This is a predicted structure of a 1428-nucleotide RNA (small-subunit ribosomal RNA) from an uncultured bacterium. The sequence is in RNAcentral, with records from ENA. Its Rfam family is "Bacterial small subunit ribosomal RNA".
[in-house]
């Protein structure tokens, strides 16, 4: 884009159109085929002029009913298109132009009687006409027979002539007439010729299966008859055995065919509604009559089926005409005017009939056309929605003013179609007047494709979707609201069809990897073919001619006001015949041609083929000899062998099967393949020669051959290896992989099979297109000859590569380049190479080869990451090598669990678990019971009051709340303002309430790893590459060098802080060489400012003359000196709404405050992460003659003295700090104690006390007596450290009223080791392989369970289709006919001739009987498959 559509919703008007696609399914009713009195008799009824008119009725009889209308069942050709042919045919009506119509006869419907029947509907007897009917006569035809001409296209056609035979006819009407005649006009009959219609033949053309391959008996042809309008096997008798077909017979399925529609640039693909043309059919099947014409839609016989009627004996019928019902179905009109027009029957004519055919009506069902108003109007009203609360949208839009009137409505007039009359349509189109903006807008999208956005509802529900998809609490994608896009009397949906789709490719397409070259020759039909000459004319151009029907299209013009619609004219119908002309190509024919193809001579190569023979190594095995305890396997073992003598080893023998080195991307071969020597046989291919033959060639459907290994058959062999088998390992198991062992097999002859990743994953053949290198066979030449090299050619066989091709890899003269010929295969993945037919085959099993159903993808090739029990490098307390440890105990404290009223809550491998919390008795505090407030405990704005508030002090209450009593503001222009605190309204206040997967910060982790990116430029279609890789080095992408790279940023390092030396300056509270103290110096220590110092600078060696490594000197310090701080792109939807802030979303007399008590401190129990110990490197005691460092301190450290066993108490000095004080440093050193559950251990636990604090029971800390548990060094397993490090000691400090075995500094003393990078772990860089990409915690496979779906087989079982034998045989035709009947004619008459009925026979529909093809649909079971 289209549509005979239908369905949602919606609907103002008008023109032209079009409307059962489904049940060819059944019809109720009412119509649709008549007419003719100018053919003809009878009847009835009217009129009068009384013998006539005129009307009407059934009947003879003529002519129509075969047209016109429907419908597509059937039919793959007895059909339609197109062109042709009849010398093998007909043809009423009509039209030409001529003939002719003399003269007879018997008869019967209609009537009437008389009868049968429920009807339908007869029967008997009588009467009568005709243009009914039937002899005569002529005359044309025709048919035979002769004898002529003229002439085609074989059979033959045409015209004259003569004979034989046979063979026409009718009249009515007007006019004039008494009537005849006679004129006209309709009609008869019989040839001739047209026209119109038909009839047969031919040829080409258009569907689908080959899982339909053979098919046929009147077939197929002849002769000779019948028969038709005509040719024929049309039909019969004979007689031959032929016909059709891979160029698709036969058969199955499916269809009515074209002109045309519809859709494409166009070839093409689909469709055959309405209009035309052709066929074919009329309930279903079979007949034939009658006719000019019919085997007959509204005739007829006959079967069979189904409705009605019925007095049961019988009859009646046929909408796929026009309306209409009933069914069916998503679905399709009015039981309607008219013959006025066109057209058709009949008639002389009037006229009559005509659901043909004009128009009306229902239907938005499709096409075109016209309105639902126009202009002005901003306070940008009001209302909705939103909203950053300003505003934005709706929006000139509404109101408002001012017009206008198309259509609808109402009133007047009022046509054309008619050439006189006649108008259904129809008072209709048209035209005109008055009159209201009134009476006329919806569908539908708004996440991309695809124009066009937002709120709010829901929260993987409800839904929504054509593909992608969207919805799991902020949905531009559900659903609604306002906005907004598009189209408009519609608009969306659903179907179908074509385009896009070069996605079946003729135009126009592929086959290495994506689907796709057959395994491989040979060679049949075909296809296709080398050079030049000549002829022909089929292919092919050109030109004329006839056709291509109208309508449709196209293009011009014209008429409905326009358009849709119609008219005219032209073009076009790309076809197909016929004719005339042409010779370039192809083809056909004839002789030539040697270059393609082959043949002969001459050589060299080759695991090429078959068949015989021979040969040694080396496995096993027998025999016999030495010889003794093992062999033998394996990662390690074990079955296994072996004292009855293995294994080893000497000797001989016996059998089998395969040939070691030589050997090579080296030969050979068509492909599989082929390797020991030797001999016969044989096929190939190559060089060379140029003697022959002259296109002899290429390819090749079906065909035939040949084809690895496994398999099968028969019949031998049988060493060694080995399915299957056994047995021993391994393992969670091991029907494996390893190991002993063994059978069929391998082998050999003779069949069968016929497949393979039968691969170069790359069909054959031919020709053309740069180069380089190898390497095996030959041949020219040249250089040299002691090995050989060069150069140049043909034919193999590798490799790199240029142009050019591919989507990329890659190919590249052995193409996957550029052309040519032929053959094969492909058309989205799974179902599948399955099923079912069918062919082979002894089976196995092969070829051939589907569909249902389901999925939106499967697939190639290369990028970039991640992975790998893939590699190569390199680093890490990462192993390793050592030092303490955890883990067992008790305690501490965290957690999880489990318990409560509540045990607030987060944190969850590493990177939660002494974590947030640098400190829960109340308070904190978020939690639980219990009281209590409601503008609130806190903030701000308003109103009114008071002077207050505060302090003090008193009730009272668990406690908060409450309530007396005393004191009482501060500036001022005196108006009032500011403050406070009580009270009131309401905006709001408040939430440690949700979401950390809506965020901001901030933080952890990988990792202090060595990384991670950019700009230009290049290289690739492009996703990306390069750089950033490589060669060396570094702790480092740190440096160098090289390089289609050059640059440059976060990073890395420095640059900051500490600490180690030294200088310099500056000294109080600090230090002391001044004997103390005061002073007084500032060398010293130190304290704190600034400096120096260090940089691979120097030496040597290695390294590439480099980066840099090592090694040295020299320095307090040496090779980033030690230590912090410092954290790239980024991962983890990693952590936190419970520091804080902060969307949304909830709560608001509660989820918010206040208060008081309780709980976060609970205990059967499991983890973690600390402390103390288990003891002698110890424990306990003295001694004082020890030695640090960083800190803190005024609500504070608190010296010293007294008191107290002791915590501590009670006075108090100093110090606001290098001044005083915390404040004792402990390991250290001696004594003792002598391996015990103890003078270790020290938890529980009872007494008495101390401290803080309103408070110490839940539930602090600490003193001092007494008590004395566990624990004797800790099981799998784990973790920390690489030097002032581990280990060990002690000291502060922060939170704090009070409470550390945590936490976060300080010092003391102060080790061991480290070979190294196999391996565990983490991490970096290159490579590589990937079906992975939420990326290995990935991704998949298979059975098994459940559920759906579809479909194979199935004992069967129900029906369908065609045909085939056989039986009966209806109606009819056509033969026959002995029975009967008979009006025209013969005949005097008996009869005769023709005809009728009956009868019989052939054929014959339907039924019936069979067996068997198809094909469909069901069905216990059962086989796979799909999809969850």
């Nucleotide at each position: 884009g289209a549509u005979g559509a239908a369905c949602g919703c919606u609907g103002g008007c008008g023109g032209c159109g079009u409307g059962c696609c489904u049940a060819a399914u059944a019809c109720a009713u009412g119509c649709a085929a008549g007419u003719c009195g100018a053919a003809c008799g009878c009847g009835a009824g009217c009129a009068c002029u009384u013998g006539u008119g005129c009307u009407c009725g059934a009947g003879u009889g003529g002519c129509g009913a075969a047209c016109g209308g429907g419908u597509g069942a059937g039919u793959a050709a007895u059909a339609c298109a197109u062109a042709a042919g009849u010398a093998a045919c007909c043809u009423g009506c009509c039209c030409u132009a001529g003939a002719c119509a003399g003269g007879g006869g018997g008869a019967u419907a209609a009537c009437u009687a008389u009868u049968g029947g429920a009807a339908a509907c007869g029967a008997u007897a009588g009467c009568u006409a005709a243009g009914a009917c039937c002899g005569c006569a002529u005359a044309g035809g025709u048919a035979c027979g002769g004898a002529c001409a003229c002439u085609g296209c074989a059979u033959g056609g045409u015209g004259a002539c003569c004979g034989u035979a046979u063979u026409a006819a009718a009249a009515g009407u007007g006019c004039c007439u008494c009537a005849a005649a006679g004129c006209a006009c309709u009609g008869g009959u019989a040839g001739a010729g047209g026209a119109u219609g038909g009839a047969c033949u031919u040829a080409u053309g258009g569907c689908g299966c080959a899982u339909u391959a053979g098919c046929u008996g009147g077939u197929u042809g002849g002769c000779g008859g019948g028969g038709u309008a005509a040719c024929g096997g049309c039909c019969c008798a004979c007689c031959a055995a032929g016909g059709c077909g891979a160029c698709g017979a036969u058969g199955c399925g499916u269809a009515g065919c074209c002109g045309a529609c519809c859709u494409g640039a166009g070839a093409g693909g689909g469709u055959g509604a309405c209009c035309g043309g052709c066929c074919a059919c009329a309930c279903u099947g079979g007949g034939a009559c009658u006719g000019a014409g019919a085997c007959a839609c509204g005739g007829c016989c006959c079967a069979a089926a189904c409705u009605c009627c019925u007095a049961c004996g019988g009859g009646a019928g046929g909408c796929a005409g026009c309306a209409g019902u009933g069914g069916g179905g998503a679905a399709u009109a009015u039981u309607g005017c008219a013959c006025a027009a066109u057209g058709g029957g009949g008639g002389g004519a009037a006229c009559c009939c005509u659901g043909a055919u004009g128009c009306a009506g229902c239907a938005a069902c499709g096409c075109c056309g016209c309105g639902u108003g126009a202009g002005u109007g901003a306070a940008g009203a009001a209302g909705u929605a939103u909203u950053u609360c300003g505003g934005u949208a709706u929006g000139u839009a509404a109101a408002g003013c001012u017009c206008u009137a198309u259509c609808a409505g109402c009133a007047g007039g009022g046509a054309a179609g008619a050439u006189a009359a006649u108008g259904a349509c129809g008072g209709u189109a048209c035209c005109u007047g008055a009159c209201u903006a009134a009476g006329a807008a919806g569908c539908u999208c708004c996440g991309g494709c695809u124009a066009a956005a937002u709120a709010c509802g829901u929260g993987c529900c409800a839904g929504c979707a054509g593909c992608c998809g969207c919805g799991g609490u902020a949905a531009u994608a559900c659903g609604u609201a306002g906005g907004g896009g598009g189209c408009a009397a519609g608009c969306g949906u659903u179907a179908u069809c074509c385009g896009g789709a070069u996605u079946u490719a003729c135009u126009g397409g592929g086959u290495g990897u994506a689907a796709a070259g057959g395994g491989a020759g040979c060679g049949u039909a075909g296809a296709c073919g080398g050079c030049a000459u000549g002829a022909c004319a089929a292919g092919c151009c050109a030109g004329a001619u006839g056709u291509g029907a109208a309508a449709a299209c196209c293009c011009a013009g014209g008429g409905c006001u326009c358009a849709a619609c119609c008219c005219u004219g032209g073009g076009a119908c790309u076809g197909c015949a016929u004719u005339u002309g042409g010779a370039a190509c192809u083809g056909c024919c004839a002789g030539g041609c040697u270059g393609g193809a082959g043949u002969g001579c001459a050589g060299g190569a080759g695991a090429g083929g078959u068949a015989a023979g021979c040969g040694g190594a080396a496995u096993u095995c027998c025999u016999a000899g030495u010889g003794u305890a093992g062999c033998g396997g394996u990662g390690a073992a074990a079955u296994g062998c072996g004292u009855a003598g293995a294994u080893a080893u000497u000797a001989g023998g016996a059998g089998g099967a395969a040939c070691a080195c030589c050997a090579g991307u080296g030969g050979c071969g068509a492909a599989g393949g082929c390797g020991g020597c030797u001999u016969a046989c044989u096929g190939g291919a190559c060089u060379g020669u140029a003697a022959c033959u002259g296109a002899c060639g290429u390819u090749g459907a079906g065909g035939c051959u040949c084809g690895a290994a496994a398999g099968c058959g028969u019949g031998g062999g049988g060493a060694g290896c080995a399915a299957a088998c056994a047995g021993g390992a391994u393992u969670a198991g091991a029907u494996a992989c390893c190991c002993u062992g063994g059978u069929a097999g391998u082998c050999c002859a003779c069949g069968c099979g016929g497949u393979a990743a039968a691969c170069g994953a790359u069909g054959a053949u031919u020709g053309c297109u740069a180069g380089g290198u190898g390497u095996a066979g030959g041949u020219g030449g040249g250089u040299a000859u002691g090995g050989a090299c060069c150069c140049a050619u043909c034919g193999g066989u590798g490799c790199c590569g240029c142009a050019g091709c591919u989507a990329a890899c890659g190919c590249a003269a052995u193409a996957a380049g550029c052309a040519a010929u032929c053959c094969a295969c492909c058309u989205g993945g799974g179902g599948a190479g399955u099923a079912c037919g069918u062919u082979c085959g002894c089976a196995a099993g092969a070829a051939u080869g589907a569909a249902a159903c389901u999925c939106a993808a499967a697939g190639g090739a290369a990028u970039u990451g991640a992975c790998g029990g893939g590699g190569a490098c390199c680093c890490g307390c990462a192993c390793a090598a050592g030092c303490g440890g955890u883990g067992g105990a008790g305690c501490a404290u965290g957690u999880g669990g489990u318990u409560u009223a509540a045990u607030u809550c987060g944190a969850a491998g590493c990177a939660a678990c002494g974590c947030g919390a640098a400190g829960a008795a109340c308070c904190u505090u978020a939690c639980c019971a219990a009281g209590u407030c409601u503008u609130g405990a806190c903030a701000u704005c308003c109103c009114a009051a008071u002077g207050a508030c505060g302090u003090g002090u008193c009730c009272g209450u668990a406690a908060c709340g409450g309530g007396g009593c005393a004191u009482u503001c501060u500036c001022u222009u005196c108006g009032g303002a500011g403050u406070a605190u009580u009270g009131g309204a309401g905006a709001c206040a408040g939430g440690u309430g949700g979401u950390g997967c809506a965020u901001g910060g901030u933080u952890g982790u990988c990792g202090u790893c060595a990384g991670c990116u950019c700009g230009u430029g290049u290289c690739g279609u492009g996703a990306g590459a390069u750089g950033u890789u490589g060669g060396g080095u570094u702790a480092a992408g740190u440096c160098c060098c090289g390089c289609a790279a050059c640059g440059a940023g976060c990073g890395c390092a420095a640059c900051c802080c500490u600490u180690a030396u030294c200088a310099u300056u500056a000294g109080u509270u600090g230090c002391u060489a001044c004997g103390c103290a005061a002073g007084a110096g500032c060398a010293c220590u130190c304290u704190a400012a600034u400096g120096a110092g260090a940089c691979u600078g120097c030496c040597g060696u290695u390294g590439a003359u480099a980066a840099a490594a090592c090694g040295g000197a020299g320095g307090a310090a040496g090779g980033u000196g030690g230590g912090g701080a410092u954290g790239a792109c980024g991962u983890c939807a990693a952590a936190u709404c419970a520091u804080c802030a902060u969307g949304c979303c909830c709560c608001u007399u509660a989820u918010g405050a206040c208060c008081u008590g309780g709980g976060c401190u609970a205990c059967a129990c499991a983890c973690g992460u600390a402390c103390u110990a288990c003891a002698a490197u110890g424990g306990c005691g003295a001694u004082a003659a020890a030695c640090a460092g960083a800190g803190u301190g005024u609500u504070g450290c608190g010296a010293c003295a007294c008191c107290g066993c002791g915590a501590g108490g009670u006075g108090a000095a100093g110090c606001u700090a290098a001044u005083c004080a915390c404040a004792a440093a402990a390991a250290a050193u001696c004594g003792u104690c002598u391996c015990a559950g103890u003078u270790c251990g020290g938890a529980u636990u009872g007494u008495a006390g101390g401290c803080u604090g309103c408070a110490a029971c839940u539930c602090g800390c600490u003193u001092a007596c007494a008590u004395g548990a566990a624990g004797c060094u800790g099981g799998a397993a784990u973790u920390g450290c690489u030097a002032g490090u581990a280990a060990u000691c002690g000291c502060g400090a922060a939170u704090c009223a009070g409470a550390a075995u945590g936490u976060c500094g300080c010092g003391g003393u102060g080790a061991a080791u480290a070979c190294g990078u196999u391996c565990c772990c983490g991490g970096g860089c290159c490579u590589u392989g990937u079906a992975c990409a939420c990326a290995c915690c990935g991704c998949c496979c298979g059975u098994c369970a459940c559920a759906c779906c579809a479909u194979g087989a199935g004992a069967g079982u129900c029906g369908g289709u065609a045909a085939c034998a056989c039986c009966c045989g209806a109606a009819g035709u056509c033969a026959g006919u002995a029975g009967u009947c008979u009006a025209a004619c013969c005949g005097c008459a008996a009869g005769g001739g023709g005809g009728g009925c009956g009868c019989u026979g052939c054929c014959g529909a339907a039924g019936g009987u069979g067996g068997g093809a198809u094909u469909g649909a069901u069905a216990a079971u059962u086989g796979g498959g799909g999809u969850g």